[in-house]
Context: one part of a larger RNA
RNA sequence: CACUGCUAUUGGGGUUCGAUUAAGCCAUGCGAGUCGACUGGUACUUGUACCAGGGCGGACGGCUCAGUAACACGUGGGUAAUCUACCCUCGGGACUGGGAUAAUCCCGGGAAACUGGGAAUAAUACCAGAUAGAAGGAGAGGUCUGGAAUGAUUCUUCUUUCAAAGCUCCGGCGCCCGAGGAUGAACUUGCGGUCGAUUAGGUUGUUGGCGGUGUAACGGACCACCAAGCCUGAGAUCGAUACGGGCAGUGGGAGCUGUUGCCCGGAGAUGGGGACUGAGACACGGCCCCAGGCCCUACGGGGCGCAGCAGGCGCGAAAACUCCGCAAUGUUCGAAAGAACGACGGGGGAACCCCAAGUGCCCCUCCUUAUGGGGGGGGCUUUUGUGUAGUGUAAAUAUCUACACGAAUAAGGGCCGGGUAAGACCGGUGCCAGCCGCCGCGGUAACACCGGCGGCCCGAGUGGUGGCC
Numbered sequence: 001c002a003c004u005g006c007u008a009u010u011g012g013g014g015u016u017c018g019a020u021u022a023a024g025c026c027a028u029g030c031g032a033g034u035c036g037a038c039u040g041g042u043a044c045u046u047g048u049a050c051c052a053g054g055g056c057g058g059a060c061g062g063c064u065c066a067g068u069a070a071c072a073c074g075u076g077g078g079u080a081a082u083c084u085a086c087c088c089u090c091g092g093g094a095c096u097g098g099g100a101u102a103a104u105c106c107c108g109g110g111a112a113a114c115u116g117g118g119a120a121u122a123a124u125a126c127c128a129g130a131u132a133g134a135a136g137g138a139g140a141g142g143u144c145u146g147g148a149a150u151g152a153u154u155c156u157u158c159u160u161u162c163a164a165a166g167c168u169c170c171g172g173c174g175c176c177c178g179a180g181g182a183u184g185a186a187c188u189u190g191c192g193g194u195c196g197a198u199u200a201g202g203u204u205g206u207u208g209g210c211g212g213u214g215u216a217a218c219g220g221a222c223c224a225c226c227a228a229g230c231c232u233g234a235g236a237u238c239g240a241u242a243c244g245g246g247c248a249g250u251g252g253g254a255g256c257u258g259u260u261g262c263c264c265g266g267a268g269a270u271g272g273g274g275a276c277u278g279a280g281a282c283a284c285g286g287c288c289c290c291a292g293g294c295c296c297u298a299c300g301g302g303g304c305g306c307a308g309c310a311g312g313c314g315c316g317a318a319a320a321c322u323c324c325g326c327a328a329u330g331u332u333c334g335a336a337a338g339a340a341c342g343a344c345g346g347g348g349g350a351a352c353c354c355c356a357a358g359u360g361c362c363c364c365u366c367c368u369u370a371u372g373g374g375g376g377g378g379g380c381u382u383u384u385g386u387g388u389a390g391u392g393u394a395a396a397u398a399u400c401u402a403c404a405c406g407a408a409u410a411a412g413g414g415c416c417g418g419g420u421a422a423g424a425c426c427g428g429u430g431c432c433a434g435c436c437g438c439c440g441c442g443g444u445a446a447c448a449c450c451g452g453c454g455g456c457c458c459g460a461g462u463g464g465u466g467g468c469c
Stems, first nucleotide, its partner, number of pairs: 001466006009357006016350002018315001024313003028310003033056003038053007063268003073192007082185002087181007095129004104119006133162006139155001141154004166173002194240003201231003206228004211223003243265004247258004270291005293304004321347001323346003329343001330341004360380009385405006412458005417439002423453001425452004434441002
């Protein structure tokens, strides 16, 4: 730190709880929405509900640790090779047109999932033009920063590409372009930390060059051509094991062990592959394909993915309720009011740990070898308990407060041969049955087995088994 036998009154605090085994499979419910101050429609109770388009968010949060020995992680740098929605600051702008489409209505197909055709219409949806400034390419010189211009800035000429959206309760909220910031991310690099040599050679996009493709961007990342390099006993390659760290356990320390909880980072979402949308994904509750599994089917065809929260089966020595709530914290949307959230908060369960308290106290009397134990009688107290009222809380429970009742409701486990505290007591057994970490007991008087009585050690616990120090 787990599991387990027997036993178990109460309160408080904290922590953990299907990690170990099956990253096995899952019935059912819930877990991501929001905006009417963008727009169309339907309904009526006429300011709300619903449907649809549109915007933002569903790349966060939550779970798990399979893979991974790697720039995955830790730490310190670099980008003269990069992107960044929302947010902040500053400067400028928002002109003119156009065509559709959903919901809706009409007609169909299908068992369903879903789906076809026709008609109408709107926008902060979509498209075109204008203007702005910006960016890219080509050219020339200067200035600035710097170790170094390929960066920044300025000039000229040519060329290519690219803007906007309104709403309003008149307070505001938005839209577009540019510059800077912030935040987040990407790439890259020095150093650091496993085992095996009974693994010694490994590598062919491999190592480098030149040119391209691709990307936000560098790069054999990818491609063509050229060269033959590159790594390696300071352990390459191969194999085994393993998410890494902060930390945690133990220890005087050095160290050893662990990585389940919490925090940071990474990776994964039935196994594998792929792209789309988007500022951001190659996307757990999105899409497509293959594989395997399951479900529905009217046999034509469809649907699903709990390593989210509960819950079930299975596996196991091993692990909780199909609870309540958005009152708090936080996130998303919204101008706000607010809405949503199994994040989260709250409760329930579990002998997980720590702390505290109790299971009565006093007197008389009887029994007993007894400063103890037991019986009887009398008195006292009221923690826990029971009841009532209030408090408490999102709502409850618990708690807390007051009052009432009544000793009533509350002790077990292991051991007693030695180590090792406690029997040379009784009965049973007779190398049997059994005990025992170890030494060893038992073959007829067993302090060692099984009971009884007595005793010892701990005590709401006490014993056993296993892992680590």